[in-house]
Context: one part of a larger RNA
RNA sequence: UUGGGUUUAAAGGGUGCGUAGGCGGCCUUUUAAGUCAGCGGUGAAAGUCUGUGGCUCAACCAUAGAAUUGCCGUUGAAACUGGGGGGCUUGAGUAUGUUUGAGGCAGGCGGAAUGCGUGGUGUAGCGGUGAAAUGCAUAGAUAUCACGCAGAACCCCGAUUGCGAAGGCAGCCUGCCAAGCCAUGACUGACGCUGAUGCACGAAAGCGUGGGGAUCAAACAGGAUUAGAUACCCUGGUAGUCCACACGGUAAACGAUGGAUACUCGCUGUUGGCGAUAUACUGUCAGCGGCUUAGCGAAAGCGUUAAGUAUCCCACCUGGGGAGUACGCCGGCAACGGUGAAACUC
Numbered sequence: 001u002u003g004g005g006u007u008u009a010a011a012g013g014g015u016g017c018g019u020a021g022g023c024g025g026c027c028u029u030u031u032a033a034g035u036c037a038g039c040g041g042u043g044a045a046a047g048u049c050u051g052u053g054g055c056u057c058a059a060c061c062a063u064a065g066a067a068u069u070g071c072c073g074u075u076g077a078a079a080c081u082g083g084g085g086g087g088c089u090u091g092a093g094u095a096u097g098u099u100u101g102a103g104g105c106a107g108g109c110g111g112a113a114u115g116c117g118u119g120g121u122g123u124a125g126c127g128g129u130g131a132a133a134u135g136c137a138u139a140g141a142u143a144u145c146a147c148g149c150a151g152a153a154c155c156c157c158g159a160u161u162g163c164g165a166a167g168g169c170a171g172c173c174u175g176c177c178a179a180g181c182c183a184u185g186a187c188u189g190a191c192g193c194u195g196a197u198g199c200a201c202g203a204a205a206g207c208g209u210g211g212g213g214a215u216c217a218a219a220c221a222g223g224a225u226u227a228g229a230u231a232c233c234c235u236g237g238u239a240g241u242c243c244a245c246a247c248g249g250u251a252a253a254c255g256a257u258g259g260a261u262a263c264u265c266g267c268u269g270u271u272g273g274c275g276a277u278a279u280a281c282u283g284u285c286a287g288c289g290g291c292u293u294a295g296c297g298a299a300a301g302c303g304u305u306a307a308g309u310a311u312c313c314c315a316c317c318u319g320g321g322g323a324g325u326a327c328g329c330c331g332g333c334a335a336c337g338g339u340g341a342a343a344c345u346c
């Protein structure tokens, strides 16, 4: 490389948009690049294969034929692929209607809790643990009441719930922005799918500048435990946790399962819409779950939300260690990220 694979054995890119490229609905007409057929030319010799012959045989040699799957030219065919023209509506999109949601951004508001401050009541403990101690407290703590301040997070509702491409999103209200589903079948008429490079987004930690700082809490300090205890437990506690702007670009970024389309038994729960109807259950479309048929699978299991049956496109894998390391290059303020070997060894 071919082949075979990618839930868990090595292997799906974190996610989207999209360039090139690859692939692409139904009918009709034309063309003849691909495709197919006939004919012609060429495809050196040796070699190979087959037949026959010559050295006593064979090796070896001679001779005839075939093959030489290719290329070129020419004459045709027109189903399929491609190109051109015309048409269609089911793919795709648009419109109209009303509808759904923790979808995004900005602003405002609220209560509980926590900590702190001031004042009141009140007195000897509080706190913490397996047990303790460090710690706090007669300079009046803990507890309790009133008032005030600050920052962060939003109890119940809450759910195999909902929304979002993913990351992710939850107190309430307002504004702005975006999206999906459903119904109608009005409009466009294949406008589609995928997508190397690229661009954008991307939890937490981290970084820069400036704010903020209640809680929690790496580092750090002390107290315990222990043979030791650079830990687990306790008392404190700084970065950070929060906000604005900018950077970074990684995660068990997971469904460890790329995207699109079609097809393939059923049962059951639930969310949103529609239809029909009347308080019964029944249908349909789109989602989110559970169980299962065929089938698949090494098994576990998957099973109309496929890991089944097929097609198209992208990404990735090829024994373990060395190693996601070294070197080089690119990016970054740095931390580091991306790309990514070999020797050697089993």
Stems, first nucleotide, its partner, number of pairs: 004317003007300002012314001014201004021194003025088007033081002035077008048066007091191001092188003095184003099180002103177007110154001114150008125136002162169002206247001208245004216240001220236004258313006266291009295302002319346003328339004

RNAcentral holds the full RNA, with entries from ENA. Small-subunit ribosomal RNA, central domain from an uncultured bacterium, 346 nucleotides, folded computationally. Rfam family: Bacterial small subunit ribosomal RNA. Gene Ontology terms of the family: ribosome and structural constituent of ribosome.